Predicted 3D model of RNase P RNA and transfer RNA as a complex of 460 nucleotides. Model confidence (mean pLDDT): 78 of 100. It holds a member of the Rfam family "Bacterial RNase P class A".

RNA sequence: CAAGUAGAGCGGGCGAUCGCCGCCCGCCGUCACGGCGGGGGGAGGAAAGUCCGAACACCAUAGGGCGAGCGUGCUUCCUAACGGGAAGGGGGGGUAACCCCACGGAAAGUGCCACAGAAAACAAACCGCCCGUCUUCGGACGGGUAAGGGUGAAACGGUGGGGUAAGAGCCCACCGCUUCGAUGGUGACAUCGAAGGCACGGUAAACCCCACGCGGUGCAAGACCAAAUAGGCUCCACAAGGGUCGGCCCGGCCCGUUCACCUUCGGGUGGGGUGGAGCGGGUAGGUCGCUCGAGAACCGGGGUGACCCGGUUCCUAGAUGAAUGAUCGCCGCCCGCCCCCUCGGGAGCGGGCACAGAAUUCGGCUUACAGCUCUACUUGGCCG
RNA sequence: GUGGGUAUAGCUCAGCUGGUAGAGCGCUGGAUUGUGGUUCCAGUGGCCGAGGGUUCGAAUCCCUCUACCCACCCCA
Repeated sequence: CAAGUAGAGCGGGCGAUCGCCGCCCGCCGUCACGGCGGGGGGAGGAAAGUCCGAACACCAUAGGGCGAGCGUGCUUCCUAACGGGAAGGGGGGGUAACCCCACGGAAAGUGCCACAGAAAACAAACCGCCCGUCUUCGGACGGGUAAGGGUGAAACGGUGGGGUAAGAGCCCACCGCUUCGAUGGUGACAUCGAAGGCACGGUAAACCCCACGCGGUGCAAGACCAAAUAGGCUCCACAAGGGUCGGCCCGGCCCGUUCACCUUCGGGUGGGGUGGAGCGGGUAGGUCGCUCGAGAACCGGGGUGACCCGGUUCCUAGAUGAAUGAUCGCCGCCCGCCCCCUCGGGAGCGGGCACAGAAUUCGGCUUACAGCUCUACUUGGCCG
Repeated sequence: GUGGGUAUAGCUCAGCUGGUAGAGCGCUGGAUUGUGGUUCCAGUGGCCGAGGGUUCGAAUCCCUCUACCCACCCCA
């Protein structure tokens, strides 16, 4: 100097004029609405997608059990929790720094592997090789074989040697695989040694099995106030029952087991109560929830790290048809043209400056993003 | 905020229990007819919304993104 890898931060600044929302103080003025002055505050790293997890609220309990369904899936740790994060193990990619993995089980069982190919899993002989018999000398038949060739994504271990009629783990060495042991590690695993049969394809983002986990609904949750209409009408069920768990069972909890009349004493009719279904009507208003948080910054300690512990300081939107905007000037950054100047820097002109806005809150994931800055590392070239 | 669904030829839709994409209408040409329509024959046209992954192979299975559609309030 070039190419690359990982991480962190900023993402316009200043001034002037007018305008907006909320809170506090003072003054003025109203039936109500309000006005003026002063002070402080007023969108994000993703506020986005709504993919996960929770806090919080209500359902009496969220109790026990079963089923269905869903989620996660190497190990250890962090966290309120997570499908998140950190560190490691194994596998894969890259020269490397580094990056990727939906990473339990195929010997619990059932499926699928099209076409091609002889044959796709308790599989197999098309060509070929070897032996024997016959031969019209082209070949035919029988037996053996799976090393070579072909087909295919994949063909029942790989390389080398010996052996054989020709071959084959048939035998041997090394690798691979299985089992056992030792050492190291919290562990996933790693290393070493011994023995062994040389055999047990792939696929679970196929059904499934195993381990662990999961109550439901969600701020349009929920609490309160006010107004208006028709607390209207019909049907079903219930009296030692109904409802609540929304699938089932147990436990538990709540409401009730009623009134009048008639009666042939079997019951009937009407009203009330509880639960459910439907028709019809009214209203679409206001207050709270609504911001102090698993909060932020700095310092010290512990830890490889994610993070944890302690101390000090700080308070930072709460709108509700939805507030923080508009104009002007200067500066900053980027691109192009061109001039001076010649490691490089400066002036002028023109154009541009990203993604994009809270709506209960927080921890993550995913997606979008013009440009700028910083730190550490890898590879290559050149100079000293 | 919550739950559910759709996207395939110019148009309307199948295919989605993974084996390499179909039907009808439309369009083009020919036949028939004086001409047109009907009818008959032949042809035509697709990166299956976009990207990534699993697999030998994906319209189909999984993940992410984009666009569109439907339902869900209170009183009594």